The RNA shown here (transfer RNA) has 74 nucleotides and comes from Streptomyces muensis.

C1' cells in the first nucleotide's frame, strides 16, 4: 500500500440489511423496603451515534473523502 471487520451515555453491546421517537444489561444518583447492609421494587440524570461533505421532507442507517483500532496478505 491492498482487503475484511469495527468506532453508538461511565463499561459491554443492539439498532444499519428495509431511512421515520436512540434502546438493552451493568454502573451512577434519589426514593421505597429492612434493625442495618446486600438483594429486590420505583423514578431520574447521562449520547454533537469517530470527523467532514453530499442525497433526502427526514440520515446512527444511503453515498464520497478522511481519522483511529483489530485481523489478514505482501
Nucleotide at each position: 500500500c491492498g482487503c475484511g471487520c469495527g468506532g453508538u451515555g461511565g463499561a459491554g453491546c443492539a439498532g444499519c440489511u428495509c431511512g421515520g421517537u436512540a434502546g438493552c444489561u451493568c454502573g451512577c444518583u434519589g426514593g421505597g423496603c429492612u434493625c442495618a447492609u446486600a438483594a429486590c421494587c420505583c423514578a431520574g440524570a447521562g449520547g454533537u451515534c469517530g470527523c467532514u461533505g453530499g442525497u433526502u421532507c427526514a440520515a446512527a442507517u444511503c453515498c464520497g473523502g478522511c481519522c483511529c483500532g483489530c485481523g489478514c496478505u505482501a